Description:
The part of an RNA shown here (small-subunit ribosomal RNA, central domain) has 350 nucleotides and comes from Trifolium pratense. Rfam family: Bacterial small subunit ribosomal RNA. NCBI's taxonomy places the organism under Eukaryota, fabids, Fabaceae, Trifolieae, Trifolium. Its mean pLDDT, the model's own confidence on a scale to 100, is 84.
Context: one part of a larger RNA
C1' cells in the first nucleotide's frame, strides 16, 4: 500500500462557522467527456501456452499458432455519471401566526449568613481521638443594637430547561441569538461534509490596574509518629472577584463525528400545538410531532452491552490508528511576555 478498524483492546480533533475539494432531490431536451458495442492498426524477437516435428529418450533446439490486458484512430448506442436548456416542489430557506426556556451581554434592585469595628449586658474561650499552638481579666466566648465591605445567591431543584461546546440558577428592567409547533404563502435543489483557515473555549497560570469578607497552594507553628518535608490543628500569602489583555489545555467524556433514510413494542417525566370523545371551562383518555429518561424485540457485539437518542440495515464526506518501551520525549519549526502549546522522530530493547 491492500485490506481492516476508531464505546471500553491503538485510534473521535474540545465545540462550532466556513474557502477549496468530495458527494448530492424528481421530470423532459441536447452533446458524446467517462460508459459501452463492432471494425481497423499497433502491441520487437526471445520468453509463457497449444499444436505437431529433430537430437535414441528428456532435458535442450528448431517450425507454425494463439488468448488476455494495454494504447491510438474510424463508426455506432444513449440506460447510468457528467454537460446543455427547461421546468417541478417533497429537501433547503424566506415570510407570517403562536409558544417554552438559570442561552447571551448591559444596568438597577434585594435579604440572609460570615468576617470587622463601635457601643450595652455579663464574666472566660476554642481545638481534637486525646492535646497543644491559638485567643482573652488591657474585658474574650455569648448576647442585644449600630455601621462597613466583598462573595455567593438557601429552600422551589427534579431522572427537569437551556446552549454548539465550554457552559448557564436572587429579583426586575433594556437589547439580542437561537429552538420548537401550526397553517399553509413564497423561493425553487439553493443541499450534506469540510483538507487548510477562523471563531469561542472551564479550571490552573502569566501582564497591567483595583478589590480582599470567607475559603487557601506555597509558608510559620502545634501536634502525630521511629522518621512526617503528610493525613489532624492554630495561623497565612498568592490566589479565588471586578476591568483590559495573554495562555489554549482537561477523565474539554456519552471516553460513541456529521448529515439522510429505513426497522417490534412496553413505559416515566417536560415544552408546545394540532386534533378525535367530552365539556361552561380546566383536568382526564386517545393520537400526531420536537426534545429528553428507561426497559426491551430483530439484528449487531470478543465479552460487556448497544438497541427508532443504534454500537442495528445502507449511503456520502472529513478526522484519526497500525505492537510494549523509548515519548508525547529529542532536535527542527511555528504560536507565545513567561510557564509551555502545536508539529513530532529515530538509535536502543522486549
Nucleotide at each position: 500500500u491492500u485490506g481492516g478498524g476508531c464505546a471500553u483492546a491503538a485510534a473521535g480533533c474540545g465545540u462550532c462557522u466556513a474557502u477549496a475539494g468530495g458527494u448530492g432531490g424528481c421530470u423532459u431536451u441536447u452533446u458524446a467527456a467517462g460508459u459501452u458495442c463492432g471494425c481497423c492498426g499497433u502491441c520487437a524477437a526471445a520468453u509463457c501456452c497449444c499444436a505437431g516435428g529433430g537430437c535414441u529418450c528428456a532435458a535442450c533446439c528448431g517450425u507454425g499458432g494463439a488468448c488476455a490486458a494495454g494504447u491510438g484512430g474510424c463508426g455506432g448506442a444513449a440506460a447510468c455519471u457528467a454537460c446543455u436548456a427547461a421546468g417541478c416542489u417533497g429537501g433547503a430557506g424566506u415570510a407570517c401566526g403562536g409558544u417554552a426556556g438559570g442561552g447571551a451581554c448591559a444596568a438597577a434592585g434585594g435579604g440572609g449568613a460570615u468576617u470587622u469595628u463601635c457601643g450595652g449586658u455579663g464574666g472566660a474561650c476554642g481545638a481534637u481521638g486525646a492535646a497543644a499552638u491559638g485567643c482573652g481579666u488591657a474585658g474574650a466566648c455569648a448576647u442585644c443594637g449600630a455601621a462597613a465591605g466583598g462573595a455567593a445567591c438557601a429552600c422551589u431543584c427534579a431522572c427537569g430547561g437551556u446552549g454548539a461546546a465550554a457552559g448557564c440558577a436572587c429579583u426586575c428592567u433594556g437589547c439580542u441569538g437561537g429552538g420548537c409547533c401550526g397553517a399553509c404563502a413564497c423561493u425553487g435543489a439553493c443541499a450534506c461534509u469540510g483538507a487548510g483557515a477562523g471563531a469561542c473555549g472551564a479550571a490552573a497560570g502569566c501582564u497591567a490596574g483595583g478589590g480582599g469578607a470567607g475559603c487557601a497552594a506555597a509558608u510559620u507553628g502545634g501536634a502525630u509518629u521511629a522518621g512526617a518535608g503528610a493525613c489532624c490543628c492554630c495561623a497565612g500569602u498568592a490566589g479565588u472577584c471586578c476591568u483590559a489583555g495573554c495562555c489554549g489545555u482537561a477523565a474539554a467524556c456519552a471516553a460513541u463525528g456529521g448529515a439522510u433514510a429505513c426497522u417490534a413494542a412496553g413505559u416515566g417525566g417536560u415544552u408546545g400545538u394540532g386534533u378525535g370523545u367530552a365539556u361552561c371551562c380546566a383536568c382526564c383518555c386517545g393520537u400526531a410531532u420536537a426534545a429528553u429518561g428507561u426497559u426491551g424485540u430483530a439484528g449487531c457485539u470478543a465479552a460487556c452491552g448497544c438497541g427508532u437518542u443504534a454500537a442495528g440495515u445502507a449511503u456520502c464526506c472529513a478526522u484519526c490508528c497500525u505492537g510494549g518501551g523509548g515519548a508525547g520525549u529529542a532536535c527542527g519549526u511555528u504560536c507565545g511576555c513567561a510557564a509551555g502549546a502545536a508539529u513530532g522522530a529515530a538509535a536502543c530493547u522486549c